The prediction has a mean pLDDT of 82. This is a predicted structure of a 556-nucleotide part of an RNA (large-subunit ribosomal RNA, domain I) from a microbial mat metagenome.
Context: one part of a larger RNA
This record gives sequence, C1' cells and structure tokens, in this order.
RNA sequence: AGCAUACGGGGAAUGCCUAGGUAGCAGAAGGCGAAGAAGGACGUGGUAAGCUGCGAAAAGCUACGGGGAGAAGCAAACAAUCGAAGAUCCGUAGAUAUCCGAAUGGGGCAACCCGAAAGAGCUGGAAACAGAGGUGAACCCUGGGAAGUGAAACAUCUCAGUACCAGGAGGAAAAGAAAUCAAACGAGAUUCCUUUAGUAGUGGCGAGCGAAAAAGGAAGAGCCCAAAAGAUAUUAGUGUAAAAGGAUAUGGCCGUUGCUAAUAUCUGGUAGAGGGAUAGAAAUAGCCGAACCAUAAGAUAGGCGCUUAAGAAUCGGAGAUAGAGGAACUAUAUGGGAAGAUAGACGAAAAAGGGUGAAAGUCCCGUACUCGAAAUCGAAGAAGGCGAAGUUUUCUAAUCCCAAGUAGAGUAGGACACGAGAAAUCCUGCUUGAAUCAGGGUGGACCACCAUCCAAGGCUAAAUACUAACUGCUGACCGAUAGAGAAGAGUACCGUGAGGGAAAGGUGAAAAGGACCCCGGGAGGGGAGUGAAAGAGAACCUGAAACCGUAUGCUU
Repeated sequence: AGCAUACGGGGAAUGCCUAGGUAGCAGAAGGCGAAGAAGGACGUGGUAAGCUGCGAAAAGCUACGGGGAGAAGCAAACAAUCGAAGAUCCGUAGAUAUCCGAAUGGGGCAACCCGAAAGAGCUGGAAACAGAGGUGAACCCUGGGAAGUGAAACAUCUCAGUACCAGGAGGAAAAGAAAUCAAACGAGAUUCCUUUAGUAGUGGCGAGCGAAAAAGGAAGAGCCCAAAAGAUAUUAGUGUAAAAGGAUAUGGCCGUUGCUAAUAUCUGGUAGAGGGAUAGAAAUAGCCGAACCAUAAGAUAGGCGCUUAAGAAUCGGAGAUAGAGGAACUAUAUGGGAAGAUAGACGAAAAAGGGUGAAAGUCCCGUACUCGAAAUCGAAGAAGGCGAAGUUUUCUAAUCCCAAGUAGAGUAGGACACGAGAAAUCCUGCUUGAAUCAGGGUGGACCACCAUCCAAGGCUAAAUACUAACUGCUGACCGAUAGAGAAGAGUACCGUGAGGGAAAGGUGAAAAGGACCCCGGGAGGGGAGUGAAAGAGAACCUGAAACCGUAUGCUU
C1' cells in the first nucleotide's frame, strides 16, 4: 500500500410526514374610485428589527348584536395592566383615516416645496349644480396588426386576423325580429350545442384551409321611429280693402285672422295575402264630449272605462353576513403512553373529517338533524294600485308617402370556407350614379320565366363565455431537486434600466431544552440529571453511497 471483517467519522439519499401547491365541481358574486380607488411611502407597541394590524383618535375608538373566562397579534421574557359592572374574541353599522398616487390650488426628481378664503382643467347648463377621468384576473366588442414556424428550400400560401398594441362596455358582451333561406315542397328574429362533415368546395389543386341548407336539442318575445297628412308657434315672402278666413249647411257674429316656404313641438303612422296618409262610401264602433253663438249634423281635442309592460315603488322575507343545541363505554393486562388486544355494553336521521402519548361511532372539536339576528343586504312570490303606451273595421281611387350621394356601375382593395376565378353576396377608398309599388332587392357570372323578400333608422330578456376575490366540497394529482418561482418570496441577490431571480421544512407526547461537578482560553467533551429513547441534545426523525479513519487478519 491493497483486499476482507468489525467499529466510527462525514454526507445527505431513502422511508414516513405536511404547514404549501395543483386540477376541478357547486353555490354566491361579478366590481372599486373626486364622499379620493387600486397600489404605495412614512409612521404607530413600555422594551419593537421583520411580518400582521392600524393611522397623529395610529396591534386601535363608538354603538348594537353574538359569546362566556380568560386576555395582553406572529412571539418568548420582564414590566405595567384589562376582565362576571362580561374583557380578549366574532359579526353589523359608524368615527378616525398622515403623505403620495386619476391626484385635481401652483410647482415637482412620487411620498416633497410654495401658497391658501375658496380652489385643476374638460363636458352639459343662464345659474345652482351634475357628469366623466383612474384601476381591476379572465370573458366581450371595435380600431390597428407581426414573426419564429409549416410548405421537409422559398416568393403566392401557412402560422393568423393568432401574439401584441390602442379604445370601449357589461355582469355578461355581441347578435337579433328577413331587401333571410329554400326550391317548385316549404321554413319563419338572434344565440349556443349535436349533426350534416373533414362532406361540398377552396388550394404554388402543394402544405393546407374548410362551409351551408336540412334535421335533433337548449332557450324563446317581440317592438319603436323616418315619410305622406294635420294642428300650434316663430320667422320670411306674398296677397286683399269689402274679398279670401273662422271644419259643414242656414242665419247671425267676429275683423285680417289668408296663401306659400322654412324651422320647432305635438298628433298621425310602421308594412310584403304590400302598408300607411288623404278623399269618398259603408258597417256600427264601450260611454261622455269643448271649438264665437243658435239650430241641424258630427268618429276633432280631451275625459271616464278597458288592456298593459322587459319600468319604478310597496308588501314579502327563502337566504347571506356572528352563532346555539346536538346521542352513545367501561374494566382488565401489556406498555412511557391505549384509541390496538381481551371481556362485557351502548348510540346511530350522527361509521364526513380532524385531534388526543399507539390504530377511538360512544374522550375532545365536530358530524346527521334542529334552532337563531339588534344591524346591513336580500331571491321566489303577492297585490293588481302606479305607470310609458294602446283603445274602430271594411271597400273604392294611375291622388300622396314608404329612409339618396343611397342601391347600382367602373376601378382599387378587404371580408365571405371561396387565393380573380365563370365569382355571385357583404364592406370600403376614388370616379360616377337610379327607381317609390305600373317600384325595388335576392335566388353563386349573365338573360328570361318563376319564387321569395322589402335595404339605405333604432331598441330588445333567455339559452352562451369567463373566474381575480368569497364559501363549501372533490381527486387511480404532488409530497420538499416534487408540487407554484415562492411550505411565504417576487424576498435575498444580480442589473444604470427594462428585467432576471434563488436557497431554505421535520428534537420530543410534553422543553421535561441538560441544575450541579470535572477537563479546556474557548469550542467541545466526560459524569450527573430529564425522557420510552439523548446512538432524539437543538449542526437535533430515519440516516444509504461516494469520501476519510481506527482495530484485527491475509498478501506484497
């Protein structure tokens, strides 16, 4: 020195554990903000560095409820205290709430300076006053809009209208009551699911992209304007002198009230077996019923009655935000310890789960079930009151209206599953540019016939999407190199900055955390003591391997 055995050191694997994650389900909720948010800075404790809480009234103040013996946050200790005259704690409603931040008196290098009676600017408004601003995880709509990639290269194409940026809204958003489909039969707003179907198509016909109708379900809900015509008001124009007008007829009466145009308000009206207006006719319409007067006649306005919301309020009070009650077991032996064993019982609308010195239905917390709110919020439902609104119908008429720089065309693009293609349909820039029901659009070039619908205005619940935060529950999910980056961390640390970004869990049932003695400067160790165990001693459960030793044997 090697090998072997034994015993150690070192080391942290492994096993077991879980305080944290992860993926979902259900319920409820879906906002907060100039009454100053989200997020921070700085303070705040007797001693106080961090976290948490709070705000100069500062680990807190007040009231009302709950609760019932200790409290004094994590977090020990000392001190000073509080509490059955009900504290701490939990809930509801308040008070206080520095400075920065939309930040808003002016400034500014955020948490500061200056000034101070108020106090920014914007929008609406005469003013008073009101509103918005900012922020928030995803979902939604709109405006912009890539590239890596795929095509085994690459340019059309793809990735993808994705990522990302900007704007906006809501608890959902968007869409939505056919100028829709269909096919010779018909359907009847929108949305979502299934299916049609990887079909028809599209495509350097490559890679790929990829419908729709029909059918079955979920849910269901329909409405309002513009215009024609009329009334009133204002303005402008024009006209009349005995004449237009005052709804009609007659008679009176009034005395410029007329006509045309524009504007405003109100009435009217809303459709595709076209609808409506106006005029005429008819039916008989729920009742009453003005118009300068009288009579006649009468469907003007208006009122009553009736019908009614998807609107507001009232009543209502399931439920939410603290809680309360809640069954039933003992003994013996082993052991440090009984819940395990043995023996005999009991409860069960309760064998969910957790804890307790080991494995507990009956020890503790709970669980099934039942009960409960001063205060704040509040679903279903009720009443049929309020309430926008509605409140004749038919026929006739070549009278009038039925959304214009629109539809369409040319050209250039975009969207449609559809890449210019035979390319319809939809949207847009530029150049142009109709028709009004004897009208217009569509049916995938285009034409005819036929069918079908009515653009160029608007509103609309439900079925659908999502989950930051809250409550409860679940897992052939992880168990500390796993699971989130994080078993508290966006910390330490790195970077001028944008940004990057860790490591790190386990004594024991209980600190009972080793008084005292000895060696040592100490660290550390040896006794003693605690404990079931100290080979559980804080560098603390288990404690593999590499690696380093000691002892013995063999070999050299």